[in-house]
RNA sequence: GGCUUUGUAGCUCAGUGGUAAGAGCAGGGCCUUCAUACGGCCAAGGUCACAGGUUCAAAUCCCGUCAAAGUCA
Numbered sequence: 001g002g003c004u005u006u007g008u009a010g011c012u013c014a015g016u017g018g019u020a021a022g023a024g025c026a027g028g029g030c031c032u033u034c035a036u037a038c039g040g041c042c043a044a045g046g047u048c049a050c051a052g053g054u055u056c057a058a059a060u061c062c063c064g065u066c067a068a069a070g071u072c073a
Base pairs, nucleotide, nucleotide: 001072002071003070004069005068006067007066010025011024012023013022018056028042029041030040031039049065050064052062053061
C1' cells in the first nucleotide's frame, strides 16, 4: 500500500429504514437485615467514531476521513 470486518452508556453487546436507541454488568439512591452479603425497586448515564449524501423519515443505505483487528504483498 490492496482487501475484509468492526466502531452504539464506564465495560460486554443487541438493534439491518418507521415514531425518536435498549439489555446485562459496574456505579448511585431506597427497601429488606442488629449489620453485611444475597434479593427486590427506582433513577441517572448516549451529540450511535467524524463529516457529507440519498430518503417523507438514517444508528441502519451510499461516498469520504479516522481508529482497531485480520489477511495479501
Molecule: transfer RNA
Organism: Haramonas pauciplastida